[in-house]
Predicted 3D model of RNase P RNA and transfer RNA as a complex of 484 nucleotides. Its mean pLDDT, the model's own confidence on a scale to 100, is 75. It holds a member of the Rfam family "Bacterial RNase P class A".

Order: sequence, then structure tokens, then C1' cells
RNA sequence: UGACGCCGUCCAGGCGAUCGCUGGCUGCCUAGAAGGGCAGCGAGAGGAAAGUCCGAGCUCCACAGAGUGCGAUGCCGGGUAACGCCCGGUCGCGGAAACGCGAAGGAAAGUGCAACAGAGAAAGACCGCCCAUCCAGAGUCCAGUCAUCUGGUCCACUCGAUAGGCAAGGGUGAAACGGCGGGGUAAGAGCCCACCGCGUCUUCGGCAACGAAGACGGCACGGCAGACCCCAUCGGGAGCAAGGCCGCGUAGGCGAGCGCGCGAUGGCAACAUCGCAAAGGGUGACUCGCCCGAGCUCGCGGGUAGGCCGCUCGAGGCGUCCGGCAACGGCCGUCCUAGAGGAAUGACCGCCACCGAUGAAGGGAUGACCCUCCAUCGGAACAGAACUCGGCUUACGAACGACGUUGACCU
RNA sequence: UCCAGCUUAGCUCAGUCGGUAGAGCAGGCGGCUGUUAACCGCCGGGUCGCUGGUUCGAGUCCAGCAGCUGGAG
Repeated sequence: UGACGCCGUCCAGGCGAUCGCUGGCUGCCUAGAAGGGCAGCGAGAGGAAAGUCCGAGCUCCACAGAGUGCGAUGCCGGGUAACGCCCGGUCGCGGAAACGCGAAGGAAAGUGCAACAGAGAAAGACCGCCCAUCCAGAGUCCAGUCAUCUGGUCCACUCGAUAGGCAAGGGUGAAACGGCGGGGUAAGAGCCCACCGCGUCUUCGGCAACGAAGACGGCACGGCAGACCCCAUCGGGAGCAAGGCCGCGUAGGCGAGCGCGCGAUGGCAACAUCGCAAAGGGUGACUCGCCCGAGCUCGCGGGUAGGCCGCUCGAGGCGUCCGGCAACGGCCGUCCUAGAGGAAUGACCGCCACCGAUGAAGGGAUGACCCUCCAUCGGAACAGAACUCGGCUUACGAACGACGUUGACCU
Repeated sequence: UCCAGCUUAGCUCAGUCGGUAGAGCAGGCGGCUGUUAACCGCCGGGUCGCUGGUUCGAGUCCAGCAGCUGGAG
């Protein structure tokens, strides 16, 4: 000095003036309250407020029990309220390296898939290699014949036929029934041996995933589970328009249909209480179970969409120290930071600061260039709280710092 | 605030259990006709919304984004 990797910090232009907007507090006015108005003071978006992809808090649902189903997750250890997140490690893949990526359990539980090609896609034989038999065929050899041809001979040679053996080689494919070398054999083959791979066992290291070494087995057991599935773990449902209070009210009214059972006690009776039963309903996938149960269903007619709470102090932020490789945790101190309800946080002006382009001046190199200063013009991202947190993902402007790998050059 | 579905040729839609993406209409050329339409024959046309992953192989399976449509209170 170039290229790359990785971790982290800070900002989201600043100041001033004018005019506004939304909450809060104080004061005054409106005769008291409610409501309203005015003035003053102080506060007012984010790193992602977003996507709504995960995990929780909180709230309600006649407490959520069992089975089936459905969904999610899936190496090991740790962190955390919890997680599919984070940290550390193991293994695999990529990279020269720093480092990055990985839904990374099970394919000897079962089912299924693998187009085309190929003999064969999970147990197969096309070419090929080899043994045996066969002279009926071609062929060899011999004899006869002018010749076509005829007769004999041989599986010794080359085909061929029959019945087998083999999977080494060729070839197909994304993938071919362990790889490579040697022995062995008729030819071959884990048939045998060494090394490698694989599996099992033992020992050692590690909390573990896993790693290392040794012995044995002799290949049985190829791939896909982000195909069905199996195993393990987890999950009740709905969501702040949850939900609570006040007001208004779907109340009350009219019509139709179905149901309104039994027993005990009290009472003159109407009826009340208790127990059993029960139409119907709830448990938001189903069944059982559990619970509610005297009203239920349909139609007509008749309404509301207001106020207050929930609502922001919370697994909160910042700082020192301590523990831990780290994520994170602990102690102490300190700070308070929007709470609107279709939704405020804005508009405009001036100055300064930043970036880019053009032009002018000065300086340094001298080869394009670099630095300083001035003027003009332009630019300044992504995006906006809506119950609240922890993550992930996505969008996006600028500045700065630390560390690591590697190349080139100079000393 | 929340939930569901869809995206394939110019348009409307198929595409099964993952194996070379099709149909109708539209367009072009030719035929038929005196001419046009209709009819007949042939042809062209595809980032399967985008980016990754799983797989030998992805329109299809998985994840993340983008756009569109519909629904609930």
C1' cells in the first nucleotide's frame, strides 16, 4: 500500500426566528359541578416503529384430563421468562487463508420414488472371459472326380449349437452391489492377504456431540425422510375491537314451532329449596370425559356504534466493579423517556456544517494528478408509534475504530 | 388489527405421486372466394413473480421477499 474477512461504536444534520398540531401540569374566565375557552411552563417516533415469521407477558373462555389427529422443532453443551433466538464446541461442505454455510435424529421398522439411457436402479447378465459336450451346419485335413460335387476325418484351430460357471474388463447413467495392489483360479470372485473405507467391541481423552489407538468381522448394510413415515421433545383456544365499569340498549313487544319430567321438605295455595333426570348447548379438529341447563329456534318490528379504565415503570435504559472464553449473570449507583384514538410529532425563512458537479485563484509534483480557499447550482436515505417486551427477516444514508488473513513494494 | 388464497405465452386458464411446459382466443403465413368474414392447414411466441436451499433433476417440495385478490371483527 492493495485485496479480502470479521467485530463493534455513533449519528439519522445543527442553531435561531415566525406560524401551527397532540398529551401533561399550573393559573384565570365562564355564577357552583360537568363541559368549554384563554395564558404560561415543560414534553412529543425508530434502528428498523415495517413484514407479522417465531417466543413470551397480560386478558378472557363452565381450568384445559385421556386417546386419536394436526402442527412445529430435531448434532452436543450452555444462556434466557421463553424461543425455531444467541454463545461456545463437534462433524460435513466451500475457500490458498482469515473465515463462511449447514432443518446435522432414524434408510438393518415398513411403504414408496429414481424420467431418459442401460443387461441390471437393489440383487441383474448385453458385449465379454472360461470349462464341458456335439462332426447334424460352416470350416480343417485326406481321398475320389474334367468339373459342379461326393465320401471320410477332426471338436487340435476358427466360427456355430447345447448345457453351465464368472462378474475382472467394456458400455449406460447423477448413482452400478466396497476401492486399490498382490496372491489365487479353467476364467473369476473378500476366495485369501496388506493398506484404505465400513461395522462391532474394548481402552484412553472429553460433561457430551465426538476424537484417538487396538482387536475382531469379511462386506451382510447403495441414494432420497426439505417423499409418506418412525422415534424424541413441545403445543388448550382466542386475542387490547382481549377484557372491566358507566350510559344507551339487540331490553320490553308481536307471530309460529319444539320443550317445560319425577321425588323429598316447607306452605291452605301460588310457590321456594334440595336431589335425580332432561330438549338443547359449551369445551373453536374428533371421540370419551367434564361442565351449563329451563328455556331454545325462526320470522316481524324496534337500535347503538358514546365516556372512563386497560395504557405505559418495564424480564427498562445508562455507568463502575465482580464472575464467565462468550452469550449472559450478580452487586451498587443513577435516570424517567409519546400515550393519541383514523390517529399529533409539521410548514416556511435565515445562517452554519456535509456531499457532488462546474468555474476562478494560490501552492506541491510534474505524467495524467493532489492539497487549500472562494463563487454558483444541485443533493441529503429507508421509513413513521397504535397493549407491551425478547428475537429473526427485510428496506436504507453517512462517519469512525479495533482485530485477523494474504499479495506486492521499500528498508 | 388479524386471516386466507393466487402469480405459468399478448389475454383466460390446465399441468397428477418431482422427470424435455400445454389448450382455447389473439398474432403471422398459406389455401378456399371475384373480395372480405367464416372455414381448413402450418408457424412463431415462456426469466413458470423474484432470491436462495433440498435433490442426479424443481412450474411442482422448503424458506425468505414482492405484487395482487378476497374475507373477519